[in-house]
RNA sequence: ACAGUUAAAGCCAAACUUGCUGAAAAGCAGGGACGGAAAGCCACGGGGCUUCUGAGUCAGCCGGGUUACCUUUU
Numbered sequence: 001a002c003a004g005u006u007a008a009a010g011c012c013a014a015a016c017u018u019g020c021u022g023a024a025a026a027g028c029a030g031g032g033a034c035g036g037a038a039a040g041c042c043a044c045g046g047g048g049c050u051u052c053u054g055a056g057u058c059a060g061c062c063g064g065g066u067u068a069c070c071u072u073u074u
Stems, first nucleotide, its partner, number of pairs: 001073001003071002011036002016031006034060001040066003044063003047058004
């Protein structure tokens, strides 16, 4: 630097649910694990969702940017 998860150490946490916030989508915390090799972070492009049509939201929709554990190879 590339690759991927064979193995090991770990990590995250869908649906559902309890509480709180919000107009809503949804978010935060606890429980819970469908899954994930970036399911870490960023709303830049596309797209979905909400809308008090002002705007907002989703990174676990796709693309892109950026950072990182372990291991193989060079």

This is a predicted structure of a 74-nucleotide RNA (c-di-GMP-I-GGC riboswitch aptamer) from a Pseudomonadota bacterium. Its mean pLDDT, the model's own confidence on a scale to 100, is 85. Taxonomically the source falls in Pseudomonadota (Bacteria, Pseudomonadati).